This is a predicted structure of a 351-nucleotide part of an RNA (small-subunit ribosomal RNA, central domain) from a metagenome. Rfam family: Bacterial small subunit ribosomal RNA. Rfam links the family to the GO terms ribosome and structural constituent of ribosome. The full RNA is in RNAcentral, with records from SILVA.
Context: one part of a larger RNA
RNA sequence: UUGGGCGUAAAGAGCUCGUAGGCGGUUCAGUAAGUCGGAUGUGAAACCUUUGGGCUCAACCCAAAGCCUGCAUCUGAUACUGCUGUGACUUGAGUUCGGUAGGGGAGCGGGGAAUUCCUAGUGUAGCGGUGAAAUGCGCAGAUAUUAGGAGGAACACCGGUGGCGAAGGCGCCGCUCUGGGCCGAAACUGACGCUGAGGAGCGAAAGCGUGGGUAGCAAACAGGAUUAGAUACCCUGGUAGUCCACGCCGUAAACGUUGGGCACUAGGUGUGGGUCUCAACCAACGAGAUCCGCGCCGUCGCUAACGCAUUAAGUGCCCCGCCUGGGAGUACGGCCGCAAGGUUAAAACUC
Numbered sequence: 001u002u003g004g005g006c007g008u009a010a011a012g013a014g015c016u017c018g019u020a021g022g023c024g025g026u027u028c029a030g031u032a033a034g035u036c037g038g039a040u041g042u043g044a045a046a047c048c049u050u051u052g053g054g055c056u057c058a059a060c061c062c063a064a065a066g067c068c069u070g071c072a073u074c075u076g077a078u079a080c081u082g083c084u085g086u087g088a089c090u091u092g093a094g095u096u097c098g099g100u101a102g103g104g105g106a107g108c109g110g111g112g113a114a115u116u117c118c119u120a121g122u123g124u125a126g127c128g129g130u131g132a133a134a135u136g137c138g139c140a141g142a143u144a145u146u147a148g149g150a151g152g153a154a155c156a157c158c159g160g161u162g163g164c165g166a167a168g169g170c171g172c173c174g175c176u177c178u179g180g181g182c183c184g185a186a187a188c189u190g191a192c193g194c195u196g197a198g199g200a201g202c203g204a205a206a207g208c209g210u211g212g213g214u215a216g217c218a219a220a221c222a223g224g225a226u227u228a229g230a231u232a233c234c235c236u237g238g239u240a241g242u243c244c245a246c247g248c249c250g251u252a253a254a255c256g257u258u259g260g261g262c263a264c265u266a267g268g269u270g271u272g273g274g275u276c277u278c279a280a281c282c283a284a285c286g287a288g289a290u291c292c293g294c295g296c297c298g299u300c301g302c303u304a305a306c307g308c309a310u311u312a313a314g315u316g317c318c319c320c321g322c323c324u325g326g327g328a329g330u331a332c333g334g335c336c337g338c339a340a341g342g343u344u345a346a347a348a349c350u351c
Stems, first nucleotide, its partner, number of pairs: 004323003007306002012320001014202004021195003025089003028085004033081002035077008048066007092192001093189003096185005104178007111155001116150007126137002163170002207248006216242002221237004259319006267297012301308002325350002333344004
């Protein structure tokens, strides 16, 4: 290894693109490398197996046959795989045309509500906060209220087990640029496909560098409480940060804890986007069919159970990644990083 697994027990890389490689639709012709026959040669002897024989038996010994699963050459077979063909095909894949939904991405411009601050008016002794308080703010006029102004950040309602995106993620309005999807037609190409070791790109929050910005919130920090103590929970403040530009970092319970692709295997129901049919004076509503998403329920089957169940964890095929007690995602070394650290990744020992 034959012969195990990866939703929750150890185990799916955060995601995508893509190199090598692996795998690959229908058909014709050729070839005969893989594959399958036949023949010849070789495959030492001993060993081993079977049969027979020799020591009185046995061990032991002798003989014959088998075996030596292999290799080479020659000669055949051609279903499958491979290879060759400026051979062919259209269902896979893609293109084109016509529609269509969307918080998909980037830049620019605009808007209103609210918080805070400033100015002015009205107004007077409190406000704020809590379980209760106090710190704090306030007669130098606060809180409340009215008007005006400044600035930053986020966009209530709509809003939805609803939409879009590969993932991270994306939500006020408009404009410009731009990616992808879905439906319908069936005009074009003619297997151009799937996966993907290395590699490349993207990648929440926090953090880092340079320069800006700073309303609110708020690590650290300070004070007030609570408490036996309280380096906390509660309160009053408050700096990094949160925001912007550019550059790093490259990690998350990056989760559906479920890799990607294709095919097959009962249904029911809701919802989003198309198309078709019926119905309909128009419009709206409605009934059915079909394709693509997002949910719920549920049969077969699967599962240790929970549960999954056409969006599979069912039935199969292809490709990749990963798992095997602790030590340890650690040490050492390498690579990357300004740093924080990341990544690759053991052993002793122990059970």